Transfer RNA from a Lachnospiraceae bacterium, 72 nucleotides, folded computationally.
It matches the Rfam family "tRNA". Rfam classes the family as a transfer RNA.
Model confidence (mean pLDDT): 85 of 100.
The RNAcentral record of the sequence draws on ENA.
Formats: sequence, structure tokens, C1' cells
RNA sequence: GGGUCUUUAGCUCAGUUGGGAGAGCAGGCGUCUCAUAAGCGCCAGGCGCCGGUCCGAGUCCGGCAGGGCCCA
Repeated sequence: GGGUCUUUAGCUCAGUUGGGAGAGCAGGCGUCUCAUAAGCGCCAGGCGCCGGUCCGAGUCCGGCAGGGCCCA
């Protein structure tokens, strides 16, 4: 330098015809207990960045950036 895959919550990941942003763990609060843990309930928290297409973009297109693999 070229090709390819990937980037969603603090972490690990779903979101497969474009229309509701989610789960588990972690965290906070409550409940239960003499107390702790476990269990149960509730809460908070995110689409890498910039553009484009579209009535509407996490999803499609382009560029950039980070990471993995292959080639040179």
C1' cells in the first nucleotide's frame, strides 16, 4: 500500500425485509434476613466520527478513525 471482517450500556453480546434500542453480568435503591449472601422488584446507563439516500437509518451508500486477519 491492497483485500476482508469488526466498532451498540462499565463488560460480554443480540437487534437476519429500514419504523419499539434490548438481554446477561456489573452498579444504585428497595424487599426478604438477627445480619450477610442468594432470590425477587425497581432505577440509571449506549448505536466510533462526518456526510449522503429516504417520510423515516443501529441497519443502506461514501469518507475518516480504532481494532482483528490475509496479501505485498